[in-house]
RNA sequence: UUUUAGAAAAGGCAAACCUUUUGAAAGGGAGGGACGUAAAACCAGUGGUCUAAGGGGUUAAUGACGCCUAAGAUAGCACGGUUGCCUCU
Repeated sequence: UUUUAGAAAAGGCAAACCUUUUGAAAGGGAGGGACGUAAAACCAGUGGUCUAAGGGGUUAAUGACGCCUAAGAUAGCACGGUUGCCUCU
């Protein structure tokens, strides 16, 4: 100096839920709130998962749908990439 494991301190972030806002929805933003968390910081590249506005399909139909589809989401699903705080054993 690096890696792994355990422990301590200072701080950071913030699930569910509630309010509000945005969006077709999934989801996102803000405030409250803490289940957790050393990368729960950042990036949709791969796989997974969620949604289906638009498009397709069905239908007599502009209506409707136990149907298909990501160009939408999820980094607090995994892998991968980038960056990264602190002391002791």